Notes
This is a predicted structure of a 74-nucleotide RNA (transfer RNA) from a Candidatus Omnitrophota bacterium. It was read from a public genome assembly. Taxonomically the source falls in Candidatus Omnitrophota (Bacteria, Pseudomonadati). The coordinates come from a structure-prediction model, not an experiment, and the mean pLDDT is 80. It matches the Rfam family "tRNA". The family's RNA type in Rfam is transfer RNA.
RNA sequence: GCGCCCGUAGCUCAUCAGGAUAGAGCAACUGCCUUCUAAGCAGUAGGUAGCAGGUUCGAGUCCUGCCGGGCGCG
Numbered sequence: 001g002c003g004c005c006c007g008u009a010g011c012u013c014a015u016c017a018g019g020a021u022a023g024a025g026c027a028a029c030u031g032c033c034u035u036c037u038a039a040g041c042a043g044u045a046g047g048u049a050g051c052a053g054g055u056u057c058g059a060g061u062c063c064u065g066c067c068g069g070g071c072g073c074g
Base pairs, nucleotide, nucleotide: 001073002072003071004070005069006068007067010026011025012024013023019057028044029043030042031041032040050066051065052064053063054062
């Protein structure tokens, strides 16, 4: 340099041929329970879906460029 794959919450991931309030588990916080902690139970908060454009009535999902990571080739 070329090709392929990946990038969604603090972490690991789901959301499969576009459909409209973006979810789960763990972690965090609050409460209950407990002498206290842990465990358990109930609840809360947390994401402009890597960045920027494009297509579309509508984009996490399709297209383009860039950035970052992984693998392969030279």